[in-house]
Context: one part of a larger RNA
RNA sequence: GAGCGAACGUUGGCGGCAGGCCUAACACAUGCAAGUCGAGCGAGAAAGGGGGCUUCGGUCCCUGAGUAAAGCGGCGGACGGGUGCGUAACACGUGGGUAAUGUGCCCUUCAGCGGGGGACAACAGUCCGAAAGGGCUGCUAAUACCGCAUACGUCGGCUGGCGCUCUGGCGCCGGUCGGGAAAGGUGGCCUCUUCACGAAAGCUACCACUGAAGGAGCAGCCCGCGGCCCAUCAGCUAGUUGGCGGGGUAACGGCCCACCAAGGCUAAGACGGGUAGCUGGUCUGAGAGGAUGAUCAGCCACACUGGAACUGAGACACGGUCCAGACUCCUACGGGAGGCAGCAGUGGGGAAUAUUGGGCAAUGGGCGCAAGCCUGACCCAGCCAUGCCGCGUGAGUGAUGAAGGCCCUCGGGUCGUAAAGCUCUGUGGGGAGGGACGAAACAGCCAGGCGCCAAUACCGCCGGGCCUUGACGGUACCUCCUUAGCAAGCACCGGCUAACUCCGUGCCAGCAGCCGCGGUAAUACGGAGGGUGCAAACGUUGCUC
Numbered sequence: 001g002a003g004c005g006a007a008c009g010u011u012g013g014c015g016g017c018a019g020g021c022c023u024a025a026c027a028c029a030u031g032c033a034a035g036u037c038g039a040g041c042g043a044g045a046a047a048g049g050g051g052g053c054u055u056c057g058g059u060c061c062c063u064g065a066g067u068a069a070a071g072c073g074g075c076g077g078a079c080g081g082g083u084g085c086g087u088a089a090c091a092c093g094u095g096g097g098u099a100a101u102g103u104g105c106c107c108u109u110c111a112g113c114g115g116g117g118g119a120c121a122a123c124a125g126u127c128c129g130a131a132a133g134g135g136c137u138g139c140u141a142a143u144a145c146c147g148c149a150u151a152c153g154u155c156g157g158c159u160g161g162c163g164c165u166c167u168g169g170c171g172c173c174g175g176u177c178g179g180g181a182a183a184g185g186u187g188g189c190c191u192c193u194u195c196a197c198g199a200a201a202g203c204u205a206c207c208a209c210u211g212a213a214g215g216a217g218c219a220g221c222c223c224g225c226g227g228c229c230c231a232u233c234a235g236c237u238a239g240u241u242g243g244c245g246g247g248g249u250a251a252c253g254g255c256c257c258a259c260c261a262a263g264g265c266u267a268a269g270a271c272g273g274g275u276a277g278c279u280g281g282u283c284u285g286a287g288a289g290g291a292u293g294a295u296c297a298g299c300c301a302c303a304c305u306g307g308a309a310c311u312g313a314g315a316c317a318c319g320g321u322c323c324a325g326a327c328u329c330c331u332a333c334g335g336g337a338g339g340c341a342g343c344a345g346u347g348g349g350g351a352a353u354a355u356u357g358g359g360c361a362a363u364g365g366g367c368g369c370a371a372g373c374c375u376g377a378c379c380c381a382g383c384c385a386u387g388c389c390g391c392g393u394g395a396g397u398g399a400u401g402a403a404g405g406c407c408c409u410c411g412g413g414u415c416g417u418a419a420a421g422c423u424c425u426g427u428g429g430g431g432a433g434g435g436a437c438g439a440a441a442c443a444g445c446c447a448g449g450c451g452c453c454a455a456u457a458c459c460g461c462c463g464g465g466c467c468u469u470g471a472c473g474g475u476a477c478c479u480c481c482u483u484a485g486c487a488a489g490c491a492c493c494g495g496c497u498a499a500c501u502c503c504g505u506g507c508c509a510g511c512a513g514c515c516g517c518g519g520u521a522a523u524a525c526g527g528a529g530g531g532u533g534c535a536a537a538c539g540u541u542g543c544u545c
Stems, first nucleotide, its partner, number of pairs: 001545004006541005013391006019384002021349001026347003030344003035075003040072002048063006082302003092226007101219003106215007114148001116146002123138006154179011184207006193200003228274003235265003240262004245257003277299004281292004304325005327338004355381001357380003363377001364375004394424004404415004428486001429482006438472001444466003448462004489534005494515003500529005510517002
């Protein structure tokens, strides 16, 4: 000098953009943060309103409403959001490998979707419990569950051929035997059959469902190389190193197990200890380098602490389950409930870090045919000079150089065109009026074209027109009115280093980054006048180069 997620002191007008617990991965009251689908399924209230009967207690009907809440089932809860504890490791970065692998939703293609069965919730009854919750009996539906049929592919055994490759397997064309699928829902229609008004079977479209191949994206595993400190850590190792056989996994592998062998690593630093998430980047520097890893982005790890599996395409799962532990809470003492390192917020710690705000309008996500619902992701608003940037605090003119302050050699000098005065302007502020961009759509309606189809139904696609949607916000912005009226401080002035005099003090009180000032004329202490430098900031401290 530059920089900062800064803090502290003094001061503080406005706006834009950004940032905001670096400490206790300390403990948490309260609310919200993951639901959705009735076009998978079976059931199905109440309040309120209207009416009938009434012994005025009540009871019945309609509506509310096939609504609410709940249940079975599907998809999602593995994303998104948080944190940096742990980790010196294939965790990360980079480049490869997988002939050792998986993949829900999505896209393309091929082939299908036949016919049956038995349950379990909800519900009803009953019982146990303070509660949390649970037992027993009975009924029931499905895109829930289970057999059977069929099998283009596929999988397994045996077998024939071709091509490729070099851990030993991969690909293609065949044969044979064996195993293994599925689910419906919604809308429309009458070409074919039956009744024959129009419907049913049926056909058809869309959404689902099953088998298979390919793709895309994503994920698992393996390897080369790279990036901290200590040798005052020098030897480390028994599933240890390898083999054979097995188990296990989507998959290779001591990953696990039995047996066999005695290996494996190490001064190019094993093992141990300390510290630490890694990277793109960021800061500094002419560069080389050094330091760093807030915000944003990629990867990893974690979710009270430790352990474990279940479900699932995917988890060993932040707002799931089980066990153990610590802590907090409820209890009828038998037993239960909980997990903010999600968004706010509280206590605590600390030099120090914000609102228990608005909205799904946009972007994105989940579910749904859709309408839509959910979304503390997100978009906004609030607080903070925390940072960067911009603007203002007036402009022009104005010399009896006014008054006043300070200095003085008493002549004067200086603050100083500074003020006043005169003439203007109107950013910010105040008032009034107008008033956005961000919104393009989806769906619906209207015609048109194309596709599907038996079809001028329905449905799908394309382009066009109409219609609908704004939290921010009556904000930004624009116009008019108003008055110079409401808006400047902080540090420094001995040298380094830009800026000097007076008074007070008298090695005192004090200053100080270094050198050093102060003991009676101190440009170095304190005050004043003046000056210098920055300016809504200026200094100090801390840290990095």
The prediction has a mean pLDDT of 84.
The part of an RNA shown here (small-subunit ribosomal RNA, 5' domain) has 545 nucleotides and comes from a metagenome.
Its Rfam family is "Bacterial small subunit ribosomal RNA".
RNAcentral holds the full RNA, with entries from SILVA.